[in-house]
The RNA shown here (c-di-GMP-I-GGC riboswitch aptamer) has 81 nucleotides and comes from an uncultured Coriobacteriia bacterium. Its Rfam family is "c-di-GMP-I-GGC riboswitch aptamer". Clan: c-di-GMP_I riboswitch clan. Gene Ontology term of the family: cyclic-di-GMP binding. The sequence was found by an Rfam model in a public genome assembly. Of the family's consensus pairs, 95% are formed in the model.
RNA sequence: CGUGACAAUGGCAAACCCGCCGCGAGACGGGGACGCAAAGCCGUGGAUCUCCCGCAAGGGGAGACUGCCUGGUUGCCGAAG
Repeated sequence: CGUGACAAUGGCAAACCCGCCGCGAGACGGGGACGCAAAGCCGUGGAUCUCCCGCAAGGGGAGACUGCCUGGUUGCCGAAG
């Protein structure tokens, strides 16, 4: 450089349960581990989901999620090559 090993050191934590907040999607705390080499941070764009408006529209508005894809940025460790 490249790469992600049944390596090491640590880290995160899906479903589900309990508490709590929210109309809701869901958030937060605790328990719990299916997984994760960026499952760190940001949240642009798309996807998906919720609520509201609208007779309706391939319409409008406000949100949620990022552990769906993408973009930006920072970064631990080391074998084979």